[in-house]
C1' cells in the first nucleotide's frame, strides 16, 4: 500500500428502500421489602462524520473516519 469485511444507546444486538429505528443487559422512577436482591410497573437514551440518487436511506453509491481479517 492493496483486497475484503465491519460501524445502530453505556454494553450486545434486530430492521424486503417506506409503520413512530424494535430487543436484552445497563440506568432513572414507583411498586414491594427492616435494608438490599429479586420481582412488578413506568421512564429517558441511538443509526461514526460529509457529498450524492430517490417521493422517501438504518439499508444504494462516493470520500473521509475508526477497527477487524488477509496478502506483500
Nucleotide at each position: 500500500g492493496c483486497g475484503c469485511c465491519c460501524g445502530u444507546a453505556g454494553c450486545c444486538u434486530a430492521a424486503c428502500g417506506g409503520a413512530u429505528a424494535g430487543g436484552g443487559c445497563a440506568c432513572g422512577u414507583c411498586g414491594c421489602u427492616u435494608c438490599g436482591g429479586a420481582c412488578g410497573a413506568u421512564g429517558g437514551g441511538g443509526u461514526g462524520g460529509g457529498g450524492g440518487u430517490u417521493c422517501g436511506a438504518u439499508u444504494c453509491c462516493u470520500c473521509c473516519c475508526g477497527g477487524g481479517c488477509g496478502c506483500a
Molecule: transfer RNA
Organism: Candidatus Woesebacteria bacterium